[in-house]
RNA sequence: GCCGAUGUAGCUUAGUUGGUCAUACAGCGCCAGACUCAUAUUCUGGAGGUCGUGGGUUCAUAUCCCACCAUCGGCA
Numbered sequence: 001g002c003c004g005a006u007g008u009a010g011c012u013u014a015g016u017u018g019g020u021c022a023u024a025c026a027g028c029g030c031c032a033g034a035c036u037c038a039u040a041u042u043c044u045g046g047a048g049g050u051c052g053u054g055g056g057u058u059c060a061u062a063u064c065c066c067a068c069c070a071u072c073g074g075c076a
Base pairs, nucleotide, nucleotide: 001075002074003073004072005071006070007069010028011027012026019059030046031045032044033043034042052068053067054066055065056064
C1' cells in the first nucleotide's frame, strides 16, 4: 500500500429482511431501599447509550450507501 471482519451503557452482548404500538435487549458491575445485630446472599427499584465520527438515500435508518477513525486478521 491492497483486501476483509468488527465497532451498541463501565465490561460482555441481543437487535442488521429499514417501521409493529414504544421510549434500543439482557447479564455482570454501580447506586438506593427491603431483609440482617452487622456483612454477604436474596428480593425490589433506579441511573447510565447521542448505536465509532461525519455526510448521503428514504416518509422513516443501530440496520442501506460513501468517506474517515480505531482494533484485529490476511496479502504484498